This is a predicted structure of a 92-nucleotide RNA (c-di-GMP-I riboswitch aptamer) from Leptolinea tardivitalis. Model confidence (mean pLDDT): 85 of 100.
[in-house]
RNA sequence: UUCCGAUAAUGGCAAAUCCGGCAAAAGCCGGAGACGCAAAGCCAUGGGUCUGUCGCCGGUCACUGUACCGGCAUGAUUGCCAGGUUGCCGAA
Repeated sequence: UUCCGAUAAUGGCAAAUCCGGCAAAAGCCGGAGACGCAAAGCCAUGGGUCUGUCGCCGGUCACUGUACCGGCAUGAUUGCCAGGUUGCCGAA
């Protein structure tokens, strides 16, 4: 130094749930709270998943409607996986 990761040390983050706020929703932000986490730091780049207000595409009819049905991410998630990048500690 690399791999690796301990019921070690110093610090860190914070699931569910509750309260307040934002959003059409998924979800996000703040507070409380800890299930967990060695990158649960950072980047939505690839895949997955979630959502479908507006919009777009297709369709339906009691046919043109402020109607209904289906699809689509440009929305969300890095605490789903991969990739990129930076980084604390040092037992085996």